This is a predicted structure of a 1507-nucleotide RNA (small-subunit ribosomal RNA) from an uncultured prokaryote. Its mean pLDDT, the model's own confidence on a scale to 100, is 84. Its Rfam family is "Bacterial small subunit ribosomal RNA".
RNA sequence: CCCUUAGAGUUUGAUCCUGGCUCAGAACGAACGCUGGCGGCGUGCUUAACACAUGCAAGUCGCACGAGAAAGCCCUUCGGGGUGAGUAGAGUGGCGCACGGGCGAGUAAUGGAUAGGAACGUACCAUUUGGUGGGGGAUAACCACGGGAAACUGUGGCUAAUACCGCAUGAGAUCGUAAGAUGAAAGAGGGCCUCUACUUGUAUGCUCUCGCCGAAUGAUCGGCCUAUCUCCCAUUAGCUUGUUGGUAGGGUAAUGGCCUACCAAGGCUACGAUGGGUAGCUGGUCUGAGAGGAUGAUCAGCCACACUGGAACUGAGACACGGUCCAGACUCCUACGGGAGGCAGCAGUGGGGAAUCUUGCACAAUGGGCGAAAGCCUGAUGCAGCAACGCCACGUGAGUGAAGAAGGCUCUUGGGUCGUAAAGCUCUUUCGGCUGGGAAGAGGGGCUCCGCGGUAAAUAAUCGUGGAGUCUGACGGUACCCCCAAAGGAAGCACCGGCUAACUCCGUGCCAGCAGCCGCGGUAAUACGGAAGGUGCAAGCGUUGUUCGGAAUUACUGGGCGUAAAGCGCGCGUAGGCGGGUCCGUAAGCCGAUUGUGAAAGCCCAGAGCUUAACUUUGGAAUUGCAGUCGGAACUGCCGAGCUAGAGAGUGGGAGAGGAAAGUGGAAUAUCCGGUGUAGCGGUGAAAUGCGUAGAGAUCGGAUGGAACACCAGUGGCGAAGGCGACUUUCUGGACCACAACUGACGCUGAGGCGCGAAAGCGGGGGGAGCAAACAGGAUUAGAUACCCUGGUAGUCCACACCCUAAACGAUGGAUACUUUGUGUCACGGGUAUCGACCCCUGUGGUGCAGGCGCUAACGCAUUAAGUAUCCCGCCUGGGGAGUACGGUCGCAAGGCUGAAACUCAAAGGAAUUGACGGGGGCCCGCACAAGCGGUGGAGCAUGUGGUUUAAUUCGACGCAACGCGCAGAACCUUACCUGGGCUUGAACUGCAGGAGGCGUGAGCAGAGAUGUUCAUUCCCUUCGGCGACCUAGGGACAGAUGCUGCAUGGCUGUCGUCAGCUCGUGUCGUAAGAUGUUCGGUUAAGUCCGGCAACGAGCGCAACCCUUAUCUUUAGUUGCCAUCAUUAAGUUGGGCACUCUGGAGAGACUGCCGGUGUUAAACCGGAGGAAGGCGGGGAUGACGUCAAGUCCUCAUGGCUCUUACGGCCAGGGCUACACACGUACUACAAUGGCAAAGACAAAGGGCAGCGAAAUCGCGAGAUGGAGCCAAUCCCAAAAACAUUGUCUCAGUCCGGAUUGGAGUCUGCAACUCGACUCCAUGAAGCUGGAAUCGCUAGUAAUCGAAGAUCAGCACGCUUCGGUGAAUACGUUCCCGGGCCUUGUACACACCGCCCGUCACACCACGAAAGUGGUCAAACCCAGAAGCAGGUGAGCUAACACUUCGGAGGCAGCCUACCAAGGGUGUGGCCGUGAUUGGGGUGAAGUCGUAACAAGGUAACCAAGGG
Repeated sequence: CCCUUAGAGUUUGAUCCUGGCUCAGAACGAACGCUGGCGGCGUGCUUAACACAUGCAAGUCGCACGAGAAAGCCCUUCGGGGUGAGUAGAGUGGCGCACGGGCGAGUAAUGGAUAGGAACGUACCAUUUGGUGGGGGAUAACCACGGGAAACUGUGGCUAAUACCGCAUGAGAUCGUAAGAUGAAAGAGGGCCUCUACUUGUAUGCUCUCGCCGAAUGAUCGGCCUAUCUCCCAUUAGCUUGUUGGUAGGGUAAUGGCCUACCAAGGCUACGAUGGGUAGCUGGUCUGAGAGGAUGAUCAGCCACACUGGAACUGAGACACGGUCCAGACUCCUACGGGAGGCAGCAGUGGGGAAUCUUGCACAAUGGGCGAAAGCCUGAUGCAGCAACGCCACGUGAGUGAAGAAGGCUCUUGGGUCGUAAAGCUCUUUCGGCUGGGAAGAGGGGCUCCGCGGUAAAUAAUCGUGGAGUCUGACGGUACCCCCAAAGGAAGCACCGGCUAACUCCGUGCCAGCAGCCGCGGUAAUACGGAAGGUGCAAGCGUUGUUCGGAAUUACUGGGCGUAAAGCGCGCGUAGGCGGGUCCGUAAGCCGAUUGUGAAAGCCCAGAGCUUAACUUUGGAAUUGCAGUCGGAACUGCCGAGCUAGAGAGUGGGAGAGGAAAGUGGAAUAUCCGGUGUAGCGGUGAAAUGCGUAGAGAUCGGAUGGAACACCAGUGGCGAAGGCGACUUUCUGGACCACAACUGACGCUGAGGCGCGAAAGCGGGGGGAGCAAACAGGAUUAGAUACCCUGGUAGUCCACACCCUAAACGAUGGAUACUUUGUGUCACGGGUAUCGACCCCUGUGGUGCAGGCGCUAACGCAUUAAGUAUCCCGCCUGGGGAGUACGGUCGCAAGGCUGAAACUCAAAGGAAUUGACGGGGGCCCGCACAAGCGGUGGAGCAUGUGGUUUAAUUCGACGCAACGCGCAGAACCUUACCUGGGCUUGAACUGCAGGAGGCGUGAGCAGAGAUGUUCAUUCCCUUCGGCGACCUAGGGACAGAUGCUGCAUGGCUGUCGUCAGCUCGUGUCGUAAGAUGUUCGGUUAAGUCCGGCAACGAGCGCAACCCUUAUCUUUAGUUGCCAUCAUUAAGUUGGGCACUCUGGAGAGACUGCCGGUGUUAAACCGGAGGAAGGCGGGGAUGACGUCAAGUCCUCAUGGCUCUUACGGCCAGGGCUACACACGUACUACAAUGGCAAAGACAAAGGGCAGCGAAAUCGCGAGAUGGAGCCAAUCCCAAAAACAUUGUCUCAGUCCGGAUUGGAGUCUGCAACUCGACUCCAUGAAGCUGGAAUCGCUAGUAAUCGAAGAUCAGCACGCUUCGGUGAAUACGUUCCCGGGCCUUGUACACACCGCCCGUCACACCACGAAAGUGGUCAAACCCAGAAGCAGGUGAGCUAACACUUCGGAGGCAGCCUACCAAGGGUGUGGCCGUGAUUGGGGUGAAGUCGUAACAAGGUAACCAAGGG
């Protein structure tokens, strides 16, 4: 300077926390899907360093050298000559080929980055200086002759040089102390005659230019060394013999174990050596607020590599991509003898792969090589091509336009929406198309001409420089500009449940499918598929993959460890880390200034250039780093001095189950001996096994033996922890208190290491009373390898040696300091006081409780911190797999320590909350039990249900809370079901249009009827227009459905339950869910009331208000009543309204009064009075809610389905079936009874298509009859049980009445399927009912009859009414249900919950495994190509030379050392595979049990042994 920090979903019924998973962002050398107009700038094999056809990618120089064509053309005497041309091509020679280009295999350091260093080299280039004299011998090319298929090559001969070799000279060169020695070169081109030589003119002369040689310096480039940094694994802990150093020598351009000989024994390593895996490094790139994390494409720097391995040669430079040699693999050619090759250069091919381009143009520019130059070469490079691969830019039109067109979609049918969108009108023309014009990029350089300057004798030549002209563009007729025409050619993709912007319809029906996470889909899917609409981005859009982010989810910035994952079981102590106060010094850390460096590019800022942008370019900033220099001295470190507050030591004390050893003691159990004594003992829920008449158990005495130590004993003591408990003695550790004479920081922590370490277990040896795994037996049980019982062995005990783990816990590492209190207790002091002991005040150390600040997710902790801080160590990073596997290590073994992964899930978890639940607790209630009474379950019958049957047996209801329920009444109807017949705008509803033939009425015919057909008859009102009723035919809207969904719904209902509860406002508490209120003490039928209380109030419920009943008063007396009077057969009538009764209005009961109890309360108990007393009895009345309870078949209703049928009509049938099972009733089984006779007493109802009297008939049902009554009048109507008398006398009966036969009555169109009743006859079962189970607490149960609704008829059902009229309740232990409080919880679909393990099946990954295959590494042995070095060199050899013999030197060859490939041996690591085997994980409805969660039914858990 720049930049500026975002969260969300998902565990739960809900909450907070912990914690993982997932998403939103950015990026990419990408790929895939759909789509695709244009331009600019970039980018483009990430995989097989796999194999490569073809072409090109490194040449150049004739101004170094010798030699030197041909075609063509011209001439020709036809022999040839000239030109081409000293050209091409080849050769010798020089320079280059070590650059440029590619790739990333190898490499964890022989590499890279940064900063330094000294013992070096450097062609070309620059500067300086000196020189360039004089000789020689060869050799390619070429020629000749050969070999070979070819590649190529042999022999002989000729020749040149800037090729090669001597000689001379030579320095500041090299060697040497010095003397001295060694020691180079090359010429070429141009011009000229000034100099020199011959002397015309030339060159061996001069001059210019380029070269050449020596030396020095520079620059550039390179070699070497050092420091720091540079990935993962410790389940890699020890590595190293040229290793580490020295001396001497060799070697190199140069230092150095680089190499050799000798000497020494070193060197590296927990600050991670060695080994293994992976990887080119960096500038940078991506991301991020940053710190970091990931990465190393394009561009740039360094390194490494060039088919694989090895090697050297040449050279300034290589151990060399397009060089050589050898070996190997592969490919190609071959005449089989032998040869050739290396795209990780540019294109391109095959292959691999999800995937990555043209066998293009040009050297015009930039750069490189060669050259004096022209120039040549250049797949470097510049351009073009292909690809939406990326970034950037532009366009696909603009304005106007409402009848809001048509059409689509939707719809509550009104409309809404696509939508100003379109059409239409007006306008513009970018891009694309056509036409024309048309750049910059070109600077230089060459040539020509004109100048100037240098060198020179010179006007020549040459060098430098200026001007003019001319020549040179791959891209490319490209960029750009102009004209023309026409909106004319140019929009898609994803998404729309939440996160996350955007919603409806249809289809589908846990199917098809979707899904990033949560999760959608089982008939109304905003989540699947389609459509319409919308949202987002846009020539792109989505998906997949990868990286960072979010993730503070590895936390340096910036986390944690009591219970969520996490404190080592405890101590001692090494390294390390950290460390009290004062002073002096130093300057390593630290701070400041400055210098060098931190390449360029990139990022950032300010400008500039392409129309803008991307892109390019200029300058700046930055590069947080490293190094040097100069300063500073607070802090840390270091050196030194001194201090005492930390620590230690000393003296004096007391406390203690601290440890070890030896000894001693009593109680109890057991056993043995003896005595007494007799039939049991023992044990349990109950029993049995067991012991006992061979004398147990019991009791008395004695003896033996082992183990443990009652009381004291205490959230008392001691110890580091484990742990320690009778008494005495010995030895011994630690802590504490008081004192303040000593030392003087000696301290804290503590990775590794060492030691201790309950119980169980192990080894050998003792011991063994009790207890007691295993084991045996007995029980229990469905089973019972358990719980219970009887026995019982290891073991428990001792000494020794191991093991080393525990829920080894305060689930809390150690040390130090600081921070409000109260109250116990232990140890030792001080003070006051006392005769003394207490009490009281106070100090230190320990050990408890309560609680404040603070902390905490909460619970809780709280001077003994989980508070506030510092230091050190250990540990954690989702659940499962798993503390498992493999490896290592320890152990006698058991096993311990260390300690993964694959795979799998979206959670697992902590604390707290509200419920629910508990074979948890407390309190309380209910016909809940108990106490009673009567039933059901057995029989027959009725009725409902299941099942079965059927053409149909219509449908619904299923624990309580379905089953005499819907049904308050199925012969037809009802009726929804079945069979058959017949109708199709329909039986009924609303419109439209038409009609008077019809409808209706009466009659006839066919038919089972519906229906069809025939005859007769022809409506009302009117304002005269018509309207209405009705009818037939019509068409389309529509009707219709007891068809489906009660799990789409409303309404209604059941149930918990007439249980006492359910909530709200405000306030308060809590982070929150929530709590409080509503809890507590009493009391009540009651959340009823009282008191208290951070609550105060309120609502729905309770109660009351309502109805009825019980008493009275009053009023009114008809149809009611009748005491008195009269009357009658009769309250029949007169009379009366007193009474009963009826129905209006009132009264009455409120714990009001008294006593007691109680908190001076609420209230309870008792009493009085009263018709009634504590809610007087009964009814109606049903809080918030629960059960997806019931009902779509009462009704209503969404959606779906049917529409000549699932609609509508009719006849017949069915709902009434019948082996059976269940529920609910009725009647009974008899004598408390049946039958018979005669005789009493109700209430409440109903009655006109009705009740129906008397009377008569019938045995009877009933019939006839029709008085009376629209009802306190008349009728139904007789009440029955009952009481009295008689009979029956315990029997299948004089009980019981089923069943059946016969005959009838009534209702009704019609009693066959299928009604009720009557009479006669018949006379089943049944003699009180197993397990089990139901109702009821007073006018109740039981029992008796009466009435009503439905209804033509049909009642054992239902509802209501009265008559007679009990028994019992000690009480709340238990069963069931419920309420309140509390407690536990792993439950919340809420215990009919949750959940564990084996087995069986399927799939998946992993381990073991006889083996087997591959790969890597090191070692050893054999081997030894090429090559360098050394040796040899009898063969070969031109330069030199005189000693004329030869010899220096060199070469071939041979040998030696080193060494690659290769072969062999055994070993180790890793990776595959493997019959079989082991456990693990996952999987809607498998098996066996029920281990855990509640006291989970034996509390659970931890460790160990056993089954």